[in-house]
RNA sequence: GCGGGUGUAGCUCAGCUGGCAGAGCGUUAGCUUCCCAAGCUAAAGGUCGCGGGUUCAAAUCCCGUCACCCGCU
Numbered sequence: 001g002c003g004g005g006u007g008u009a010g011c012u013c014a015g016c017u018g019g020c021a022g023a024g025c026g027u028u029a030g031c032u033u034c035c036c037a038a039g040c041u042a043a044a045g046g047u048c049g050c051g052g053g054u055u056c057a058a059a060u061c062c063c064g065u066c067a068c069c070c071g072c073u
Base pairs, nucleotide, nucleotide: 001072002071003070004069005068006067007066010025011024012023013022019056027043028042029041030040031039049065050064051063052062053061
């Protein structure tokens, strides 16, 4: 230098066939208990790596770019 993969909640990841951004764990609150743990219920938490384009509408399609990983030269 060239090619490919990954990037989404605090963590691990799903969603990528364009149409309300989700799950598990964790955190917080409540219920339960003499207390703790366990269990049950609820809530908070996201510029979907970043910038731009297409579209009525983009995590999803297109272009550029950054970080990490793999391969080739």

Predicted 3D model of a 73-nucleotide RNA (transfer RNA) from Thalassoglobus neptunius. Rfam family: tRNA. It is annotated as a transfer RNA. The RNAcentral record of the sequence draws on Rfam.